[in-house]
Context: one part of a larger RNA
């Protein structure tokens, strides 16, 4: 370390439970609100927060009822109280009811602010006024009313109105008048009493249900859309006006008419009414109106039968003996209760409120008959034309209905409709209005139900959930239940700092101990048995030794481990093909996918013989059942396009023929179940998109308004001055001057380069360099522009980490011919990857091939036999073409002859044709197979054919053969044909889908074989015979090469001596000749003879300058028998180089290689044997025969889960479910028992029924737990060290000492933002990247003090809102007066002290502002209104002054040292606002301050003219303030935190700048807010003289609301973090230096939480 067992931890599944949900039924109610709603904010308790309740009358008040003993909510505890004089509690009616909110006095950032304290606005009424414009009206004002406004789930009516989608594209069409937005109403709404339907018969308002009917129709006649009449039912209800005419009143004028108002009259289509006449004048009735005695529900309640004992922790179970029942529904009680409790059946009950019914009363309505004529009967209407919409109906032949524009009737002898239109006939009476019920819905209340859920389910929410949390916002949106009957919640002891644990105790149980029912798995441990360190791999399986053990069913048994041997490349998906290095899964557990409705086809089962009911109704034990209901549907007759005819009909001239029917065979219908299809999301998950309505400019882009910022240095434009110069300019020089999208360079802004970083410190940074840095500059605050859009110095950039069209929600479960996933078992059969069509090619349709059910004939098919046609292979050359040689040779070329021509010859040139010989062909065939195909015969029955229903497949792969393409390349491609794989396991080929053998129902420690094998691995021959190979060939290849070797054939030499070897010779003419410097056999050329001889070339090689020399040919000798050459062939050799060693499978082999022959054996899931199972068939009915590989797919049979009925079942505290273990059963499985332990309350089995019914995979989903791993990391490398202290514990906390870092910051102060983080005490679980005694953490207590600071009670900018108003389908948009709105204007306080924590706020001192009072004086004013003023740019230069700082000096003190004193060193040497008289740089002003006069219609001011003539503004200085102040330091005490006391000097000089003078001055062009405060003022108007204003004095007074702690370049803000980032303004010392650069320091703060 592995396996196993036991015991634990972690964890939360499972089971059981339910306080919560879900879906319905029956009733009720169907609104609340200016009498202030819905919804909130803030408060209220004796005691903190939260929920609930309540509202300053605040855990409650009053009255009336109920009720009867306790009560002060959840919620304990402490404290204090209430209650039989009736509390708490329940019901009814009242009172109170802060602030916000329609929100309503004004404003506003909801719950706040301000004021004069208000019904704001609209509407209505009354009154008074009152424009253009005479009357009048609009309008205005006052009073009154209390009508509207806002909220709310669905249902309802209306206005506007998509898109994805479907049509396999898309435009008409569809989705759909849907979604959405908007307006409005009610408990319902809408519709509604015929200008309606019909059809020759009739009906008689509307609405809803069934049916008609998927019909008639409509429709790119596509996809689709789709009525109506009639019939059956529910419910039923009808009315009022306008007009004619009459009366009254008023007004007008043409003076007899008109108009208006009111009343009467009148309301219809067999036309009615007016009008005229007659009759009647009341009874009876109707009502949808009002009131109401009484009754009856509801809103609290009351009574209400009957049991005990034993057993148990507890009884209700069980046992025993009883009882009630108009009550055995239900819940509770320690377990399972008719008789214990609450209740239940039944009965009774209301002071008050409210609903319904209603006697009765009131009110309202209502009438007849006959008439000739006359009058009336709804007008910019109907109709028509045109453009649209809506009707099922898309312009169509398109009626009917509605709208826009134009035109434009009739009045009963009229008009409209009946699907163009006309006629006839019929129906009706438009252009005014009202109307219950039947119908729709459920936010809400009550009661009840469930073959609905049971904590990953059911609502998102069983629990303090629309919460926590995320987002700027719209919006999104969780997790989380269980001690026990009862807290009896563990006194006390021990260990420990605690946490935690061990005892004790409680309890039936503590392994029920609060992390609490049960407690699975992953995962982590402890102990025990066996095993493991020479051994390689899906980790198992088949054998098997050893060791250790024993029990469900038992000794011929079983458990654990497993040395060693054989075999063996996971699962899923998807593929021609996966171990694949192709996809998916870390592991475990839960959840997770073919459903439902309607319609249709088919199959099966059942009912009936014609079948069957729908809506509705009735009954009942009441949602489910039964009856009724005959409207309708299917069938009963067909044929035809139809009229139509009909057992026939159509075609046709036909009585013909033919088609389809009739007849026969047959069937019809309804219901249930299954399956398939269609329509719906339709098996589940998954887009990118499109559209609608909203939310966003806190990021960023641009713009608007208002503020603010830019160290320092350099350059030196224009202009000006002076000089020169010119007739005068010009021009030149010097100076002055200070321009600039100027230069260098910090802050600031940016982002060119590199590195680092890349699971970062950081979702864009750091470091080192870099660009701009007075401008088209940067930045703050407030605001504007919004998605079919904005903005854009333009990159498709940016618009909240999102941009070729933001985000959120909705249409929406869009669509997806695409990918992935799709869950228990067994049995039978079993494909395809082809043809054809396709905007088709990875998709579909049809056919082919499969399954299943039925029918059929004696048929198909294999095999055999017989008979056929053919034009392929091979072959051939007769045809068509191609082609080589030869013969003859037309013709041509060349050439000769007498020169041209003609002609005649020659020819080793070309060559037609023909002959002979030899060849080639997919598009040649004289001839011509094998197979294949066709027909017939025979033959066989799981084969075949046909029909219905249900599919899948339509990517194929390799091998053989025959071809095409390619290169007679490809594991290439494409056809044909066969096989295998696909979908096929087994044996062989080492391993190896497609090759060879062979098709697995199961078992066997039986036999025989196939392919292939027989030395070992490794079963079988170290077998036999004959050969070959020597190369480890075997066990990789070619051209080419080679005295390898075997066999064969041929040819030559050889005993007259071959071949090889050895010995010897190899000569002379001659150095042949030529050539040459030389050439002598041997550079080269010609010739190549002769002689000697056994033989010897005018020389085969080597060699020399040339000779020489060596050698060969050739010859002799020795030796002695075979020796050469050529060809064919078997087996071998070389040729033969790749990256780790790797091409017999290895060992190894000389056979164990190769060839041949013969024999034996091994060898598979094949065949056989034995036993068993299933399917099908047959017949003998218990046997036989055949069959049983299998993907897609079809068919059949079962197992299990949850719930329901039986059922209050059996069983069960003597222990249910669940969980864990266990050797049983199932001769197929899914599965099912028994037992033991745990557990502590339920719960089978059988027979039926219904489904949220079975998981291993979906980069699934939720949770838990591993691995990685004690690994990376611990977030700026400014740095720590020591001693002491505290403490259980110290690198980390505190103190001390030292060291180091920042110092234009890493210091101090504000604004924004945050919100208690501030201070003190206590604490250390978690947070803090370590630690922790510490903390920005947890607990408790405390802390923020203002007339003057900031904001409001003042003002206005951009901009917002906006009375009236304008515009717009609606919502709404714009905008005047106004009103808000700071980033600006206006505006009064300073110094010191003080707390643990605040201070311009408290205290001390000294001031100021406003108001009011008194006194005195003086004046006429104030409001309104009109003016002034407020009031403004940029840059630059020069100067004055001052605080603070700094420096120098002086003075004082101190420490060290020293001491006699000084020097040197260190520290200190300080003081405001305000007031006051003076002084005063400077500015402005003689180009006129200030003052006076005059002018225009004009008061002041302003402006203009004029007179006079010096003022006005102003920092600052000085004095007071101001000393018992402060002050270095010293002393005393101390609880070490601090407190108290004393207290020196307290001067002069220098002094930059960015402060101030200064809103000044100069220059320039781009020409640089508004309003109020403040000042001035006639007339008119208003108020006012008992008032008001102003001045002075006086002492005591008054002065509201909000903020105020703390952080603020950050650990407290924005960045998910205690994050190297970002964040506006102010202050800012020393040395160096131009400087705010740089470096080092001060004050101050830190050493970066390993």
């Nucleotide at each position: 370390a592995g396996c196993u067992g036991a015991c634990g931890g972690u964890g939360a599944a499972u089971c059981c439970c339910u306080c919560g949900g879900c879906a319905c039924a029956c009733a009720g109610a169907g609104g609340c609100g200016a009498a202030g709603a819905a919804g909130g904010a803030c408060g209220u308790g004796g005691c903190g927060a939260c929920c609930g309740a309540c509202g300053a009358a605040a855990c409650a008040c009053u009255c009336c009822g109920g009720g009867g003993a306790g009560c002060u909510g959840g919620a304990a505890g402490c404290a204090a109280g209430c209650a039989u004089c009736g509390a708490g509690c329940c019901g009814g009616a009242g009172a109170u009811a802060u602030c916000c909110g329609a929100a309503u006095g004004g404003g506003g950032c909801a719950a706040c602010c301000c004021c004069a304290a208000g019904u704001a606005c609209a509407g209505c009424c009354u009154g008074u006024u009152g424009a253009a414009u005479c009357c009048a009206u609009a309008g205005a004002c006052a009073g009154g009313c209390a009508u509207g406004a806002g909220c709310c789930a669905a249902c309802c009516g209306g206005g506007c109105g998509a898109a994805c989608u479907g049509a396999a594209a898309c435009a008409u069409c569809u989705u759909a008048g849907u979604a959405g937005c908007c307006c409005g109403a009610g408990g319902a709404a809408a519709a509604g009493a015929a200008a309606u339907c019909a059809a020759a018969a009739g009906a008689g308002a509307u609405u809803c249900c069934c049916c008609c009917a998927g019909u008639a129709g409509u429709g790119g006649u596509g996809a689709g859309c789709g009525a109506a009449a009639a019939g059956g039912g529910a419910a039923c209800a009808g009315c009022c006006u306008a007009a004619a005419c009459c009366a009254u009143a008023a007004a007008g004028c043409a003076u007899g008419c008109u108009u208006u108002a009111u009343g009467g009259g009148g309301u219809a289509g067999u036309g009615g009414g007016a009008c005229a006449g007659c009759a009647a004048c009341a009874a009876a009735g109707a009502g949808a109106c009002u009131a109401a005695a009484g009754g009856u529900a509801c809103u609290a309640g009351a009574c209400g039968a009957a049991g005990c004992a034993g057993c148990u922790g507890a009884a209700a179970a069980c046992u025993g003996c009883a009882c009630c029942a108009g009550a055995g529904c239900a819940g509770g009680u320690a377990a399972a209760a008719g008789u214990c409790c609450u209740g239940u059946a039944g009965u009774c009950g209301a002071a008050a409120g409210c609903g319904c019914c209603a006697a009765u009363a009131g009110c309202u309505c209502a009438a007849g008959c006959u008439g000739a004529a006359u009058c009336c009967c709804g007008a910019g209407u109907a109709g028509c034309a045109u453009g649209g919409g809506g009707c099922a109906c898309g312009a169509g032949a398109a009626a009917u209905c509605c709208c826009g524009u134009g035109u434009g009737a009739a009045u009963c002898a009229g008009c409209c409709g009946a699907g163009a239109c006309c006629a006839c006939u019929c129906g009706g009476u438009a252009a005014g209005g009202c109307u219950a019920a039947a119908u729709a819905c459920u936010a809400c209340u009550g009661u009840g139900u469930g073959a609905c859920c049971a904590a990953u389910a059911g609502u998102g929410a069983a629990c303090c959930a629309g919460u926590a949390c995320c987002g700027c916002g719209a919006g999104g949106g969780a997790a989380a239940g269980g001690u026990g009957a009862a807290a009896a919640g563990a006194a006390c002891c021990c260990c420990g700092a605690a946490a935690g644990g061990g005892g004790a105790g409680u309890g039936a149980a503590a392994u029920a101990g609060a992390a609490c029912g049960u407690g699975a798995a992953a995962c982590c441990g402890u102990c025990a048995g066996c095993u493991g360190a020479c051994a390689a791999g899906c980790a198992a399986u088949g054998g098997a030794a050893g060791c250790u053990c024993g029990a469900u069913u038992a000794a011929a048994c079983g458990a654990g481990u497993g040395a060693c041997c054989g075999u063996g490349u996971g699962c899923c998906u998807g593929u021609u093909g996966a171990a694949g290095a192709a996809u998916g899964a870390g592991c475990c557990g839960g959840c997770g996918a073919c459903u439902u409705a309607u319609a249709a086809g088919c199959a099966c089962u059942g009912g009936u013989a014609g079948g069957u009911u729908a809506a509705a109704g009735c009954a009942a034990a009441a949602a489910u059942u039964g009856c009724c209901g005959c409207a309708g549907c299917c069938a009963a007759a067909g044929c035809g396009a139809a009229a139509g005819c009909g057992a026939g009909u159509c075609u046709g001239a036909a009585c013909a023929g033919g088609g389809c029917g009739c007849a026969a065979a047959u069937u019809a219908u309804c219901a249930g179940u299954g399956u398939u299809u269609a329509u719906a999301g339709a098996c589940c998950c998954g887009a990118a998109c499109c559209c609608g309505g909203g939310u966003g400019a806190u990021c960023u882009a641009a713009c608007c308004a208002u503020g603010u910022c830019c160290a320092g240095g350099a350059u030196g434009a224009a202009g000006c001055u002076u000089g020169g110069g010119u007739a005068a300019c010009a021009c030149c020089a010097a100076g002055u001057g200070g321009a600039g999208g100027u230069c260098c360079g910090a802050a600031c802004c940016g982002a060119c380069u590199g590195a680092u970083g890349u699971u970062g410190a950081a979702a864009a940074a750091u470091c080192a360099g870099c660009g701009g840095a007075u401008g088209a500059g940067g930045u703050g605050u407030g605001g504007u522009u919004a998605g079919g859009g904005g903005u854009g110095a333009a990159a498709u950039g940016c618009c909240a980490a999102u941009c070729g069209a933001a985000c959120c929600c909705g249409g929406a479960g869009c669509u997806a011919g695409c990918u992935g996933g799709u869950u228990c078992u067994c049995c039978c059969c079993g494909a395809a990857a082809u043809g054809u069509g396709u905007u088709g090619a990875g998709g579909c349709g049809c056919a082919g091939c499969g399954g299943u059910u039925g029918u059929g004939a004696a048929u198909a098919u294999a095999g055999u036999c017989u008979g056929g046609g053919g034009g392929u292979a091979a072959a051939g050359c007769a045809c068509u073409g191609u082609u080589u040689c030869g013969g003859u040779g037309c013709g041509g070329g060349c050439u000769g002859c007498c020169u041209c021509a003609a002609g005649c010859g020659g020819u080793a040139c070309c060559a037609a044709a023909u002959c002979g010989a030899g060849a080639c062909a997919a598009a040649c065939u004289c001839a011509g197979a094998a197979u294949a195909c066709c027909a017939g015969a025979u033959g066989u029955a799981c084969a075949c054919a046909c029909a219905g229903c249900c599919a899948g497949u339509g990517a194929g792969a390799c091998g053989g053969u025959g071809g095409g393409g390619g290169a007679u390349a490809a594991g290439c491609u494409u056809c044909a044909u066969c096989g295998u794989c696909g979908a096929a396991a087994g044996g062989g080929a080492a391993a190896c889908a497609g090759c060879c053998c062979a098709g697995a129902c199961c078992a066997c420690c039986a036999g025989c074989u196939a392919a292939g094998g027989c030395c070992c691995c490794a079963a079988a021959a170290u077998g036999g015979u004959c050969a070959c190979u020597a190369a480890g060939u075997g066990a990789u290849u070619a051209a080419g090469g080679a005295g390898g070797u075997g066999g064969g054939a041929g040819u030559g030499c050889a005993a007259a001596g071959a071949c090889a070897a050895c010995c010897a010779g190899g000569a002379g003419g001659u150095u042949u000749g030529c050539c040459u410097a030389g050439a002598a056999g041997c550079a080269g050329c010609c010739a190549u003879c002769c002689u000697u001889g056994a033989a010897a070339g005018a020389g085969u090689g080597c060699g020399u300058a040339a000779u020489a020399g060596c050698u060969c040919a050739c010859u002799g000798g020795u030796c002695a028998a075979g020796c050469g050459c050529u060809c064919c062939u078997g087996c071998g050799c070389c040729g033969a180089a790749a990256a780790u060693g790797a091409a017999c499978g290895g060992g190894g082999c000389u056979a164990a290689g190769u060839g041949a022959c013969a024999u034996g054996c091994c060898g598979a899931a094949g065949c056989u044997g034995u036993g068993g199972g299933a399917u099908u068939a047959a017949u003998u009915a218990a046997u036989u025969a055949a069959u049983c590989g299998g993907u897609a797919g079809g068919g059949g049979a079962g197992c299990g889960u949850u719930c329901c009925g039986u059922a209050g079942u059996a069983g069960u505290g003597a222990g249910a479910a669940g969980c864990a273990c266990u050797a049983g059963c199932g001769a197929c499985a899914a599965g099912c028992a028994g037992g033991u332990g745990u557990g502590g309350a339920c719960g089978a089995g059988g027979c039926g029924g219904a489904a949220g019914u079975g998981a291993g995979a979906a980069u699934g989903u939720c949770g838990g737990c591993u691995u990685g791993a004690g690994u990376a990391g611990c977030g700026a490398a400014a740095a720590c060290u020591a001693g002491g202290g505290u403490g259980a514990g110290a690198a980390u906390c505190c103190c001390u000492a030292g060291c180091c870092c920042c110092g234009a910051a890493a210091c101090c102060c504000c604004a924004a933002g945050g919100g208690u983080u501030c201070c003190u005490c206590c604490g250390c679980a978690a947070g803090g990247c370590u630690c922790g005694u510490c903390c920005a953490c947890g607990g408790a207590g405390g802390g923020u003090u203002a007339g003057u600071c900031a904001g409001g009670a003042c003002c206005u900018a951009a901009g917002g809102c906006g009375a009236g108003g304008a515009c717009g389908a609606a919502a709404g948009u714009c905008g005047u007066a106004g009103u808000c709105g700071a980033u600006g204007g206006a505006c009064a306080a300073c110094g010191g002290g003080u707390c643990a924590a605040u201070a311009u706020u408290c205290c001390c001192g000294u001031a100021c502002u406003a108001a009011g009072a008194a006194u005195g004086g003086u004046u006429u004013g104030u409001g309104c209104a009109g003016a002034g003023g407020g009031a403004c740019a940029a840059a630059g230069a020069a100067g004055g002054c001052u605080c603070c700082a700094a420096c120098c000096a002086g003075c004082u003190g101190g420490a060290u040292g020293u001491u006699g004193g000084u020097u040197a060193c260190c520290a200190g040497u300080u003081c405001a606002a305000g007031c006051g008289a003076g002084c005063a740089a400077g500015g402005u002003a003689u180009u006129g301050a200030g003052a006076g006069g005059c002018g225009g219609a004009g008061a002041a001011a302003a402006c203009g003219c004029u007179u006079u003539g010096a003022g006005c503004c102003a920092a600052g200085c000085c004095g007071c303030g101001a000393g018992u102040a402060c002050g270095a330091g010293a002393g005393u005490c101390u609880a070490c935190g601090g407190a108290c006391u004393c207290g020196a000097a307290g001067u002069g000089g220098u002094g930059a700048g960015a402060g101030u003078c200064a809103u000044g001055c100069u220059u320039u062009c781009a020409a640089g807010a508004a309003a109020a405060g403040c000042u001035c003022u006639a007339a008119a108007c208003a108020c006012g003289u008992u008032a008001a204003g102003c001045c002075a004095u006086u002492a005591a007074u008054u002065a509201c609301c909000u903020g105020u702690a703390c952080c603020c370049g950050a650990a407290a803000c924005c960045g998910a973090c205690a994050c190297a980032g970002g964040u506006g303004g102010g202050g800012a010392g020393g040395u160096u230096g131009a400087g705010a650069a740089u470096a080092c320091c001060a004050a101050g703060g830190g050493g970066c939480g390993c």

The part of an RNA shown here (large-subunit ribosomal RNA, half A) has 1650 nucleotides and comes from Cyanobacteria bacterium FACHB-471. It was read from a public genome assembly. The organism belongs to Cyanobacteriota, within Bacteria. Its Rfam family is "Bacterial large subunit ribosomal RNA". Rfam links the family to the GO terms structural constituent of ribosome and ribosome.